[in-house]
Formats: sequence, C1' cells, structure tokens
RNA sequence: UCCUUCGGCCGGACGGUCGCGUCGCAGAGGUUGGAUUUCUGCGCCGAGGAAAGUCCGGGCUCCAUGGACACGUUGCCAGGUAACGCCUGGGCACCUCGUGAGAGGUGACGGAUAGUGCCACAGAGAAUGAGACCGCCUUCGGAAACGGAGGUAAGGGUGAAAAGGUGGGGUAAGAGCCCACCGCGUUCGUGGCAACACGGACGGCACGGUAAACCCCAGCUGGAGCAAGGCCGAAUAGGCGGUGAGCAGCAGUCCUCUGCGAUCAAGACACCGCGGGUAGGCCGCUAGAGGGUACGGGCGACCGUACUCCGAGAGAAAUGACCGUCCAGAGUCGCAAGGCUCUGACAGAACCCGGCUUAUAGGCCGAGGGAUUCC
RNA sequence: GGGGGAUUAGCUCAGUUGGUAGAGCAGCGGACUCUUAAUCCGUUUGUCGCGAGUUCGACCCUCGCAUCCCCCACCA
Repeated sequence: UCCUUCGGCCGGACGGUCGCGUCGCAGAGGUUGGAUUUCUGCGCCGAGGAAAGUCCGGGCUCCAUGGACACGUUGCCAGGUAACGCCUGGGCACCUCGUGAGAGGUGACGGAUAGUGCCACAGAGAAUGAGACCGCCUUCGGAAACGGAGGUAAGGGUGAAAAGGUGGGGUAAGAGCCCACCGCGUUCGUGGCAACACGGACGGCACGGUAAACCCCAGCUGGAGCAAGGCCGAAUAGGCGGUGAGCAGCAGUCCUCUGCGAUCAAGACACCGCGGGUAGGCCGCUAGAGGGUACGGGCGACCGUACUCCGAGAGAAAUGACCGUCCAGAGUCGCAAGGCUCUGACAGAACCCGGCUUAUAGGCCGAGGGAUUCC
Repeated sequence: GGGGGAUUAGCUCAGUUGGUAGAGCAGCGGACUCUUAAUCCGUUUGUCGCGAGUUCGACCCUCGCAUCCCCCACCA
C1' cells in the first nucleotide's frame, strides 16, 4: 500500500423560493337533519436506523378467573433487565490461522443406562451381549484343483454408521485374552457460586446414531387486542310510555292452551315524552422502563446520583420539488492547481416501548488474518 | 392496524411413521381419415417459491425471506 473477516458509529450539511399537512391566531363565507365545515393571511412545527417483517417480550385497556393436568413455549452455568426466545461474562464443542504459546470466528449447547420408534440402497451382517462374503488358522476327504466341519472380528469389501483406539505381549490363527497409554464409565479428593476443570483409585468395555422423531426432566404461560376501551350523540326508521279520537275483539302470522277485554282493551291514526343504536364528534394520544453530559459502582451487559434537553401525532393520513455553496463517490480534461458532467442508497410514522430478523449507495473508527514493497 | 392460510409439470390438484415425486387435462410423435375432430398407442415433462440449518439422507422437520389469498368495528 492492497485484500479479507468481525464489531461499533454516521447515513449528506447550511441557506433560499414554491408547494403539502397538523396546530395556534386573525379575517371572511355557508347554513343544514347533525356533529361541524370551507376559504384566505400570518406564525410555529413536520419520519427512521430500520418507521419494515409482525418473529419474541412488556406497558396500557377490556373480558374471564377455584386448583391441577393437557396444549404451547424455553433449554450449558452465572448475571443484567419491567420482561424476553434479547444482552453480558464464563464453561464446553467445532472451524480457521499459527512451529508453538495463543488469537479470531461459529454454536437451537438439558436427557440416547426412563421407555418406544426409525436407520432406505448397498452389504454376509444395521442394534442383538450382532455378524463368517473374501481372507487367516485347525481338521476331514481328495493325487491336485477343490469341497465338508469348526475356530477367528487382526486384514479386505459394503455403507453415513460395522460394536473402543494405538503399540506390545500372547496364540494354530486371532481376540481386552493380558499389559501400557489414550478414550469411556463409577467413585473419592481439590479448585470454582455454578457450568466445569485437574488429580487419585476402581471397572476390561457393559454405553452406535437420531430428541429441528414421539417422549422424559426442569422452568414459564388465562384470553383478546387502540378496529382495545370510555364519553357525547342528529335526521329517518324502529322500540317503550302517555294523552286524544275510535272500533268488538286482541296478544305479528297458522293451530292449541292460557291470559286480557263492553268497568270500552289491543292494533291502526294524530300529538307529546323517554331510552338504545347508526352517521358523526371527543377522549385514549404521546414526556417516556426517553436521550445527552459529568461523577461513582461493576471485567461487562448494566445500575445509581446530579445537571440538562426534548414542539408529527391525524383523516386512508401531509413530510415534496427546484436553486446556490459545500461534502462524498464515479467518469473525463489537465504537467499541476483545478475545471466539467453524472450520482447520493434502503425506505417511510398511525397507541407506545425493549429486542431480534430482513433491506441499505457511500463514509469513519477499532480488532484479527493474509499478500507485496522499502528500511 | 390486527389475525389466519397457501405456494409441487404449461393448467387444476394428489403426495405421512423423512428413503430415487405422481394423476387428469394440455403439449409432442405415430395410427385411423380425403382432411379435421373424436378415439387408440407411445412420449417429454419438475432448482417441489427462494436461502440457510438439523439429518447419512428433506416436498416432508426447524429458522429467515418473497409472492398471493382470506377474515375483522360498535350495538341490537
């Protein structure tokens, strides 16, 4: 100098003109069945790191609520947090680099001696204290080739996987058959809060893989979601009640029963009143588990104290365009200073937070690795 | 805004203890026919929407994306 991996941060800046929207103020208009609305002017303000996916966890609201199980979900250990499937630190496993010490990265990482299931094809044999196809050894037959019986899991072959591995002893050939080391299991000790690590003793191996198969163990979990929910509330229609007038039958229609009714009912009609809902309006609604700085505690996530800062809140719903100066990148001209042209991603609030995931031009910082050149 | 579901051949759909993916229609070739249709015979069919992971092995199990479809207020 270049390439690459991981992590963190920013994600155009300033000014002007016009346009759009909420809110406030002022003015004007329109009146309806009704909340209310329309226009003009001025002023303030007007998207994000993901506002996205809606994958988790909460706040908030309403409903439900005897308990347990089931369903669902989480899964090494410890801590952080309002909570989490998130984050931090540690342990263990795997991968990459390195002679090594070590460094970096990744991990859905409880249990396969609780039980059940599955392991295609190939292969002699696929889970049972298994399995003789070739081979090896012994023996019988045979002149031999070869065949029969038995032993053997060291070698070959099949397979993703063949029932501990390496070396030595041993043997007819072999074999944990025996021994050493490694692995595995049981147990004890030491260190650690723990996961776990280290060491000793014992066991000859009994224990293949799969739980993102059923399952077992442990923890958590009531349901719905701001279209939650609360308040106000026209005209018309319909409901209930009253008054008036009015008829002999009435309780929507058919049947039965029952009830009411000449003490004048009910329905239909007129007027008045009441309550519910619809259209619509208001609240919920944004200052919050909020950001920044300093100090203190902690390895860290994070916590505490003090000071300080915060001005969309909305309806299917605005946040845009242009110009100038600068910034960044690409191309091009030029010896150079510099000039010219083009480009500036992903996207976009709708109750609010904490995470995760996904999209993202370009730039900055830090850590690790590699290549090349020079000293 | 919230809640569910689907994606397999050109089209419509099957596909279960995870073990080489099928059916009908369509297409192509042949037969029959003067020709076409119908009929008969044969045949091609596929990144199982995409990308990761678990597993010896994935249409199937898990996770993340993409596209499409459906449902919903309040009151009586």